[in-house]
RNA sequence: GCGGCGGGGCAUGCGGUCGCGGCGCGGACCCUCACGGUCCGCGACGAGGAAAGUCCGGGCUUUACAGGGCAGGAUGCCGGAUAACGUCCGGCAGGGGCAACCCUCGGGAUAGCGCAACAGAGAACGACCGCCUGCGCACGCAGGUAAGGGUGAAAAGGCAGUGUAAGAGACUACCGCCCUCCCCGGCAACGGGGAGGGGCUGUGCAAGCCCCAUCCAAAGCAAGGCUGAGCAGGAACCUCGCGGGGCGGCCCGUCCCCAUGUUCCGGGUAAGCCGCUUGAGCCGUCCGGCAACGGGCGGCCUAGACAGAUGACCGCACGAGACAGAACCCGGCUUACAGCCCCGCCGCGUGA
Numbered sequence: 001g002c003g004g005c006g007g008g009g010c011a012u013g014c015g016g017u018c019g020c021g022g023c024g025c026g027g028a029c030c031c032u033c034a035c036g037g038u039c040c041g042c043g044a045c046g047a048g049g050a051a052a053g054u055c056c057g058g059g060c061u062u063u064a065c066a067g068g069g070c071a072g073g074a075u076g077c078c079g080g081a082u083a084a085c086g087u088c089c090g091g092c093a094g095g096g097g098c099a100a101c102c103c104u105c106g107g108g109a110u111a112g113c114g115c116a117a118c119a120g121a122g123a124a125c126g127a128c129c130g131c132c133u134g135c136g137c138a139c140g141c142a143g144g145u146a147a148g149g150g151u152g153a154a155a156a157g158g159c160a161g162u163g164u165a166a167g168a169g170a171c172u173a174c175c176g177c178c179c180u181c182c183c184c185g186g187c188a189a190c191g192g193g194g195a196g197g198g199g200c201u202g203u204g205c206a207a208g209c210c211c212c213a214u215c216c217a218a219a220g221c222a223a224g225g226c227u228g229a230g231c232a233g234g235a236a237c238c239u240c241g242c243g244g245g246g247c248g249g250c251c252c253g254u255c256c257c258c259a260u261g262u263u264c265c266g267g268g269u270a271a272g273c274c275g276c277u278u279g280a281g282c283c284g285u286c287c288g289g290c291a292a293c294g295g296g297c298g299g300c301c302u303a304g305a306c307a308g309a310u311g312a313c314c315g316c317a318c319g320a321g322a323c324a325g326a327a328c329c330c331g332g333c334u335u336a337c338a339g340c341c342c343c344g345c346c347g348c349g350u351g352a
Stems, first nucleotide, its partner, number of pairs: 001348010012317007020046002023043008048323001052334002055332005060220004072216005077091005092106001093104004107211002112209002114205003128149002130145006157175002160172003176200001177198009224274004233265003238261001241258001243257005281300008318321001
């Protein structure tokens, strides 16, 4: 210098004018004052790395719940991190790359069932060609044979020999595979080595059913809680009316009912308040750890609406600005995205 691999960060910037949201301070009006409300002024603050999809996990809330089982769902090599996870970190195994490094839904196929397109004789009770034997005039018929050919993504361990009519783990050595046991290293997955057994009853798929192990209650902030007019309902004492009714011939009296007013009660609508943003929080630094992460110290407060604010215009600069807008909160994953910056590493070439 060229090419590549991995990780981290930023997300137009600055200024002006007008406007919007909640907050703080001050003022005016409503109001006896206070509280509260409306308006005005000033001040600082006011979307994201994904605020998105709502796919996992948790907090919080209400309901349900003795314990266990069935059904259903999720996860699936090992160890660790964490509030938890299907996430992350570090390993192992397999695969790719010269390398840095990358990829893998990675338990079980001797529990059982099922499936394996096309081609092919046969996809697990494998004879199409070939080879061999017998019959037979050649064609052909019967039998043996998985060594060879051919088909296929995949073909019944490989290879050499013995053996045989030809062959075959039929038998033997070596290699490979499976099972059991032992030794060494490792927490473990696993790696290295050894002994014995199985002739290798045998191919693949469990993101087909299934089996095994572990985990899982449901619904969601329009959750839910507090206060609570008006109207309707209920209750009590009194009040009030020359009210109505019973007793009575009538009045007084007495009892019952109705109505008015007042007080109270529980439920709860409108409305208001809480939940609501101080939190598994952010920044800096030190310590432990390979790391994910954890701990100590110091500093900071950084949207909180409920018809829902974060916008419009202008100027300057440059590389001419992508995807995109909070609604209870947090940890992840996934998806979208113009461009720019930083760090580490690998390969090739060249120079000293």